[in-house]
RNA sequence: GAGUUUGAUCCUGGCUCAGAACGAACGCUGGCGGCGUGCCUAACACAUGCAAGUCGCGCGAGAAAGCGGGGGCAACUCCGUGAGUAAAGCGGCGCACGGGUGAGUAAUACGUAGGUAACCUACCUCCGAGACCGGGAUAACCCUCCGAAAGGAAGGCUAAUACCGGAUGAGACCACGGAGCCUCGGCUCUGCGGUCAAAGGUGGCCUCUACUUGUAAGCUACCACUCAGGGAUGGGCCUGCGCACCAUUAGCUAGUUGGCGAGGUAACGGCUCACCAAGGCGAAGAUGGUUAGCUGAUCUGAGAGGAUGAUCAGCCACACUGGGACUGAGACACGGCCCAGACUCCUACGGGAGGCAGCAGUGGGGAAUCUUGGACAAUGGGGGAAACCCUGAUCCAGCGACGCCGCGUGGGUGAUGAAGGCCUUCGGGUCGUAAAGCCCUGUCGGGAGGGACGAAACUCUUGCCGGUAAAUAAUCGGCGAGAUUGACGGUACCUCUAAAGGAAGCACCGGCUAACUCUGUGCCAGCAGCCGCGGUAAGACAGAGGGUGCUAGCGUUGUUCGGAAUUACUGGGCGUAAAGGGCGCGUAGGCGGUCUGUUAAGUUCGGUGUGAAAUCCCCUGGCUCAACUGGGGAACUGCGCUGGAAACUGGCAGACUCGAGUACCGGAGAGGAGAGUGGAAUUCCUGGUGUAGCGGUGAAAUGCGUAGAUAUCAGGAGGAACACCGGUGGCGAAGGCGGCUCUCUGGACGGAUACUGACGCUGAGGCGCGAAAGCGUGGGGAUCAAACAGGAUUAGAUACCCUGGUAGUCCACGCUGUAAACGAUGGGGACUAGGUGUGGGGGGUAUUGACCCUCCCGUGCCGCCGCUAACGCAUUAAGUCCCCCGCCUGGGGAUUACGGCCGCAAGGUUAAAACUCAAAGGAAUUGACGGGGGCCCGCACAAGCGGUGGAGCAUGUGGUUCAAUUCGACGCAACGCGAAAAACCUUACCUGGGCUAGACAACGGCGGACCGCCCCAGAGAUGGGGCCUUCCCUUCGGGGACUGCCGGUUCAGGUGCUGCAUGGCUGUCGUCAGCUCGUGUCGUGAGAUGUUGGGUUAAGUCCCGCAACAAGCGCAACCCUUGUGAACUGUUGCUACCCAGCACUUCGGUGUUGGGGCACUCUGUUCAGACUGCCCUGUGAAACGGGGAGGAAGGUGGGGACGACGUCAAGUCAGGAUGGCCCUUACGCCCAGGGCUGCACACGUACUACAAUGCUCAGUACAGAACGAACCGAAAUCGCGAGGUGGAGGAAAUCACUAAAACUGAGCCCAGUUCGGAUUGUAGGCUGCAACUCGCCUACAUGAAGCCGGAAUCGCUAGUAAUGGCGUAUCAGCUACGACGCCGUGAAUACGUGCCCGGGCCUUGCACACAC
Repeated sequence: GAGUUUGAUCCUGGCUCAGAACGAACGCUGGCGGCGUGCCUAACACAUGCAAGUCGCGCGAGAAAGCGGGGGCAACUCCGUGAGUAAAGCGGCGCACGGGUGAGUAAUACGUAGGUAACCUACCUCCGAGACCGGGAUAACCCUCCGAAAGGAAGGCUAAUACCGGAUGAGACCACGGAGCCUCGGCUCUGCGGUCAAAGGUGGCCUCUACUUGUAAGCUACCACUCAGGGAUGGGCCUGCGCACCAUUAGCUAGUUGGCGAGGUAACGGCUCACCAAGGCGAAGAUGGUUAGCUGAUCUGAGAGGAUGAUCAGCCACACUGGGACUGAGACACGGCCCAGACUCCUACGGGAGGCAGCAGUGGGGAAUCUUGGACAAUGGGGGAAACCCUGAUCCAGCGACGCCGCGUGGGUGAUGAAGGCCUUCGGGUCGUAAAGCCCUGUCGGGAGGGACGAAACUCUUGCCGGUAAAUAAUCGGCGAGAUUGACGGUACCUCUAAAGGAAGCACCGGCUAACUCUGUGCCAGCAGCCGCGGUAAGACAGAGGGUGCUAGCGUUGUUCGGAAUUACUGGGCGUAAAGGGCGCGUAGGCGGUCUGUUAAGUUCGGUGUGAAAUCCCCUGGCUCAACUGGGGAACUGCGCUGGAAACUGGCAGACUCGAGUACCGGAGAGGAGAGUGGAAUUCCUGGUGUAGCGGUGAAAUGCGUAGAUAUCAGGAGGAACACCGGUGGCGAAGGCGGCUCUCUGGACGGAUACUGACGCUGAGGCGCGAAAGCGUGGGGAUCAAACAGGAUUAGAUACCCUGGUAGUCCACGCUGUAAACGAUGGGGACUAGGUGUGGGGGGUAUUGACCCUCCCGUGCCGCCGCUAACGCAUUAAGUCCCCCGCCUGGGGAUUACGGCCGCAAGGUUAAAACUCAAAGGAAUUGACGGGGGCCCGCACAAGCGGUGGAGCAUGUGGUUCAAUUCGACGCAACGCGAAAAACCUUACCUGGGCUAGACAACGGCGGACCGCCCCAGAGAUGGGGCCUUCCCUUCGGGGACUGCCGGUUCAGGUGCUGCAUGGCUGUCGUCAGCUCGUGUCGUGAGAUGUUGGGUUAAGUCCCGCAACAAGCGCAACCCUUGUGAACUGUUGCUACCCAGCACUUCGGUGUUGGGGCACUCUGUUCAGACUGCCCUGUGAAACGGGGAGGAAGGUGGGGACGACGUCAAGUCAGGAUGGCCCUUACGCCCAGGGCUGCACACGUACUACAAUGCUCAGUACAGAACGAACCGAAAUCGCGAGGUGGAGGAAAUCACUAAAACUGAGCCCAGUUCGGAUUGUAGGCUGCAACUCGCCUACAUGAAGCCGGAAUCGCUAGUAAUGGCGUAUCAGCUACGACGCCGUGAAUACGUGCCCGGGCCUUGCACACAC
């Protein structure tokens, strides 16, 4: 920095990721080299080999094989050589180094700085002095013996640089005494007494002495030796500071703390002991427990920090486990000893041996860690005079991609963009200049050849010079020459050579995070670090193609730091997110006013010592570069010593008054404790009056009451609480405090002076106070009231409501110690705009007031700066700062467990972990929701009218049945819906019979016009045969349309699936008034504003106001229709008027036909008209409302079309279209028959009724809109009728179809009827190829249920409901009682918005957002 809590936002907060690192491991892969590195686990057990020896110039002794020679017949033996060699021994030095490991250790460790006047130090070095005279043993060896062995015993011989005695004592040490200096247990000097040394070896020589070629004594050189004093090195001991966790470890301690004395040590010391005293340590964490080697450093980090302590280096500790000492300069000793233990091995069972945490190696453990290699060539170590020997230290090699670094796997060119793969919208795209091809190069690897540095010393030979010395000897030193030495290694490196030839993988591709498609799979298989993917179109699984990243590696896992400011020193917080202790008093501690002087602890500056090396950083050098490494520098932020400064902090001393306090005066107050006292009310008791109820609730009941309640009056008892005043009024630290009086008592405030002189603030522990409930003891007990009982409510009701009622509520004493103990805000101090209330006290003025101004203290509200995530806080801070305390660190587990403390108990306090989740949360935003609020609409309720639900029948659906009862639609918004017509067809379903390029489209070939008709088989499809016919154009070759047959493949076909892959269309909220945008403004932001508000409207309709101003989709209007009028139109429409004919006539006239006419009606076209335009009115500003006039119509006149952003994954893949999937002699196609009509049931929607506002019969009148040629069909006529015959007229304002209710009259007389018509029988009619399953209609007969319908429920506000008929589409016919239209007759009611349902706006709450 990112992801992840939400619909979205800001914040808080956790989880997760990207980075770096590793002694790593695992998976896949693997060409080369260099440099590093490699048991983190079992301090588990170890076979085998090696890892510490060396010195003959300390000493004694001293082989063998072999070889040569001699003797002997031979066996054998002798001599020489091997050889003064090997092995062993005495002795010296070393073995305490080097190497390993990290078990133990929280301090006897480590780091750093010091001290040692309290100490030691072999070998090395310097200096001084010395090394004289003696002695006795003992290994080896010989011999004897014991033992299985390991080993041991007795006797005998012998040497030394082994051991011992004596001498000497410069000197050292000790005791006593003196002097000087000092860092005071010291040093130096000095007197006296005492104690203490030694070893030789080798080489050379003859100057000195003796024998005298020469040798010895001796001299000399070197190496050893002794004493003493220095140095160097290495150590011992002591001290300051630093260095893990747990307080759910709070007290620990008897050699403990100190003293005196003694012992012991190299040395101080309770280190040890005796005695004496009673101390010592601890909240600045003793004691106990857990964990751990420490450091330089390493990793990370900007740093501060955090984590680590492999390799390298320093220190410590350990060496099978525990203990112990010996030797030694040094050990309590890794490859020494003794004892004990465990384990292993040998054994003759008596007894012995062993210790890889040395190097290799083995087993085991484990995710996991190497060769039983080479060499002492170099470096270093031990011994030695030296040569030299030893050295698993070391240097090298081997194994492992374990890490870091370097190199390579080729370079150039090459477009028909090859083949092939993948994708595709089928055009193409991509792998991809990639390949091939052509031209080059030669690193690494292969072959051949050459071939190092690391080596210089020691030593030897030799030359010269110098030292020692008597010396030209020996020896030492220096310079020069020569000789000798390489494990690695025939390695590095160099040259030549052939050949692109031998050398690329791994992870990832949903977001974070660079990289996308196809296929498979179908909440399966699987993935996943977090969020999360997968339920048929998966960029997230698996494979493929492609891509991205890194590259001899790449991923995964683990661990650490980072990001994480997520423990916050740098650098966080605590009103509501986690977090202020319930409140006070106060201890330690922390912090602290003004001035002066002093000090120098803190602080600061300079100097100085140290801070090992390596590491890190800089410069520079060496390997071809780099890694790696050499040199130099810087740095190591620390500690010590020393000198200076004196501002600040601290210390000391003195002074001051403003902090704090004291004294005095004054008033306010439910502050506290105790004692007393008052009235009202409740209850109970007594008595009176009085009678049937009271009480209680939403409604009731339990309960009380005729044994007299409730009510009422009087009297009495008792307990508890104090109405009004009373107030975001007062007091108190908090809890809390309320009638009145008295006593005792705390605190705060105001005023004016005087005094003290920083006496202050905070406060871990500690102590005290601490509501209610609860506990103990004893009282008290009126009310109220857990528990409990009863009554209700309820599905239940262990509740809410009611009637009762015990603890308790009250008092005294004691305990408990908690709370939403809250302002969810610790205390103190200072500073930083105001305004307005209120409580207490004071001052000023002078109109003395219920006034005004002002000061201090308290308590509220509003509000700026500032702060805050926001809400909000805002002189009573949550602002700006200082001081002190408490507390927090994701949610759950957990106001928990265990342990401790407290409590009589209840319980309180302190307080985890396992496990689990990817969140939990705060504030605010927009919605949705609320049996929240406000405002307002709608046949929403109400007011009405008529229905449904009951009956019969029709129709749809569910269910059930069936071979099939094809499919879809399911709350409103499926159910007389798709379907405006299922007997066949339709038809998608079932059974059976058939077809397979197919019923239909494209292509090729052949034939023929096509069509039509007939016969046979068959249920038909189909098959067979026959008849008839001979298309169009033509350049005459042929072509075209149509049709039949054949053929094959890219195909056809599918009402098969997915409406949750889709387009389109539709339903619904809803004709509800809403839904948005641009710019601006406000807000960190989601978002708000606009669109809210005041009015008004059917309306986001309009007006006004307003940080908004404009705009869009909706509303309205524009469109159609209807209502009025005008103009035009005039047949098929009309006929007032005029003429004519005919018929009738009561002579008035009427009807009809024709002509005229178009006035009227009407048809149709175009206009007009209505706009709150006019008047009055309103608390009118306007909008607008109310009333009125005029008008056919009045405030959108009625009706229709028209449906905003969106919601319901609403409906439809079966209207059609369409992606994907599926079928292909079948899920396609043809045919016959059946089914979609099946029927115990259930529901929806209709029809017809139940009757008298009716039914039946008779008579009579008036529509509109449609529709008609395979059609409508008149008159006439037949039939009871359906209907038949008939055919005028009509492609229609011409002809046809044409009303019913109503009205008039008659009958019926309340009945299952003259209501009702189901059902059934018979006889007919019509359509049609065909009415069996399964059509409609008619007549006659039959005459079911049903007498107005439970709970519930629907429609409708006017030409509406209701009621009456008519028409049309579909259609051969029809199950139409359906649907869509038309006209006739024609109501009732609306007080109103409390309620039900739905909706709109504002507001409020919310833990909802797939949204109650």

Small-subunit ribosomal RNA from an uncultured bacterium, 1412 nucleotides, folded computationally.
The sequence is in RNAcentral, with records from ENA and SILVA.